Overview: This is a predicted structure of a 360-nucleotide RNA (Bacterial RNase P class A) from an Actinomycetota bacterium. The sequence was found by an Rfam model in a public genome assembly. Its Rfam family is "Bacterial RNase P class A". The family's RNA type in Rfam is ribozyme. The model forms 93% of the base pairs in the Rfam consensus. The organism belongs to Actinomycetota, within Bacteria. The prediction has a mean pLDDT of 80.
RNA sequence: CGAGUUGGCAAGACGAUCGCGGCCGCUUCGGCGGUCGAGGAAAGUCCGGACUCCGCAGGGCAUGACGCUGGGUAACACCCAGGCGGGGCAACCCGAUGGAUAGUGCAACAGAGAGCAGACCGCCGAUGGCCCAGAGCGCAAGCCGAGGAGCACAGGCAAGGGUGAAACGGUGGGGUAAGAGCCCACCAGCGGCUCGGGUGACCGGGUCGGCUUGGUAAACCCCGUCAGGAGCAAGACCGAGCAGGGACAGGGCUGCCCGUCCGAUACGUCCCGGGUAGGUCGCUUGAGGCCGUGCGGUAACGCCGGUCCCAGAUAGAUGAUCGUCCACGACAGGAUCCGGCUUACAUGCCGACUCGCGAG
Numbered sequence: 001c002g003a004g005u006u007g008g009c010a011a012g013a014c015g016a017u018c019g020c021g022g023c024c025g026c027u028u029c030g031g032c033g034g035u036c037g038a039g040g041a042a043a044g045u046c047c048g049g050a051c052u053c054c055g056c057a058g059g060g061c062a063u064g065a066c067g068c069u070g071g072g073u074a075a076c077a078c079c080c081a082g083g084c085g086g087g088g089c090a091a092c093c094c095g096a097u098g099g100a101u102a103g104u105g106c107a108a109c110a111g112a113g114a115g116c117a118g119a120c121c122g123c124c125g126a127u128g129g130c131c132c133a134g135a136g137c138g139c140a141a142g143c144c145g146a147g148g149a150g151c152a153c154a155g156g157c158a159a160g161g162g163u164g165a166a167a168c169g170g171u172g173g174g175g176u177a178a179g180a181g182c183c184c185a186c187c188a189g190c191g192g193c194u195c196g197g198g199u200g201a202c203c204g205g206g207u208c209g210g211c212u213u214g215g216u217a218a219a220c221c222c223c224g225u226c227a228g229g230a231g232c233a234a235g236a237c238c239g240a241g242c243a244g245g246g247a248c249a250g251g252g253c254u255g256c257c258c259g260u261c262c263g264a265u266a267c268g269u270c271c272c273g274g275g276u277a278g279g280u281c282g283c284u285u286g287a288g289g290c291c292g293u294g295c296g297g298u299a300a301c302g303c304c305g306g307u308c309c310c311a312g313a314u315a316g317a318u319g320a321u322c323g324u325c326c327a328c329g330a331c332a333g334g335a336u337c338c339g340g341c342u343u344a345c346a347u348g349c350c351g352a353c354u355c356g357c358g359a360g
Stems, first nucleotide, its partner, number of pairs: 001356010012325007020037007039331001043342002046340005051231004063227005068082005083097001084095004098222002103220002105216002120161002122157003127154002129151002131148002136143002169187006188212002190209008235281004244272005250262004288308005294303003326329001
């Protein structure tokens, strides 16, 4: 210099004017002042939790999710570190990555045959058969029949060709009629035993067994782990109006009557629970942010110290205009909260690493 891999950050800047929401203060109740006011994904609503209500003696079934090992975490389908398999020269990337000798199933097309398979071409045809046939026997018909580069009928084979994503280990030798783990050597795999390393997944070695057992479990299934249900329109409190339910005549002076005074008079007054409209809470201080040449850990992360308060609306605020500058500005906006994953994204910046070429 070129090509590439990977981790992270920023997400136009500044100023002026007007406007909007929360909180605080003042107020002559009209406002005024101060302060704060979206994101890295606020998104999809796909996982995991907090929280709330309902359910629940205990246990099981069903169903669903997950699935190598160790660690992290409140938890997870997330994260970190590692193992194994695959891709890449490499940095690095990808993998639902338990079990296929528990059982059941599935495999289009092609092909003879697709699971305890199969014979189309091909090879053989030792053996049996057919054909040819010497010698011999018999008067003859005939019998017997060594032998054969004969036939390919029975039959044998699976080495080679061919089909396929996949065809029942590979190479070499022996063997055979031709062949084949049929036998042998080496290699690969599997299984048993065993030694060493590792917390473990697993790795490395020895030895035995011709054992060669295919693929598929995001097919059913088996094994293991986890899960009660619904969700902030959860839920709690206050509560008009209408409808409903209930009570209501007497009392004092005075024991009784008269009288007198007070009170009520029903289309009225009072009370009641449930609860609609509406209001208040839940609501944002939290598994919280930032800083640390602090401590532990490879790391994820944990602990410690300091510091900060950083949207909280309810038809739903965060916008508009102007000026200056630049690299000319993407995807997109809260609605209970938090941890993740996934998806979208103009442009710019920083770190680490790999390969190639050149120069000193």